SAM riboswitch aptamer (S box leader) from Flammeovirga pectinis, 106 nucleotides, folded computationally. The sequence is in RNAcentral, with records from Rfam. The source organism's lineage runs through Bacteria, Pseudomonadati, Bacteroidota, Cytophagales and Flammeovirga.
[in-house]
RNA sequence: UGUUUAUAAAGAAGAGGCGAGAGACUAGGCUCAUUGACCCUCUAGCAACCUUCAAGAAAUUGAAAAGGUGCUACAUCCUAGCCUAAGUUAUUAGGAAAUAUAAACG
Numbered sequence: 001u002g003u004u005u006a007u008a009a010a011g012a013a014g015a016g017g018c019g020a021g022a023g024a025c026u027a028g029g030c031u032c033a034u035u036g037a038c039c040c041u042c043u044a045g046c047a048a049c050c051u052u053c054a055a056g057a058a059a060u061u062g063a064a065a066a067g068g069u070g071c072u073a074c075a076u077c078c079u080a081g082c083c084u085a086a087g088u089u090a091u092u093a094g095g096a097a098a099u100a101u102a103a104a105c106g
Base pairs, nucleotide, nucleotide: 002105003104004103005102006101007100008099013043014042015041016040017039021032022031023030025081026080027079028078029077044072045071046070049068050067051064052063053062054061055060076098082095083094084093085092086091
């Protein structure tokens, strides 16, 4: 970096460092940020994908949290982006795609 599968309205913050942008892309909006954001490090925590234990023929269900990841503003921050249906042509609903994370494989 690619493919497949699953999940994405829940949950969980303090300190130190740095110093100007940040919330993936494009457009519009809305937020966060010199009262120091984003990012990095440490500590703490959340969750339960991998994992462990129990039940079960299996699908699966329940429990745990030592270890591997992940995460800890805002619904993936919101809407649109492509397709379908409806339509009073304003829009509404649904599904993809994209993105993120995990696991397996290449």

The coordinates come from a structure-prediction model, not an experiment, and the mean pLDDT is 86.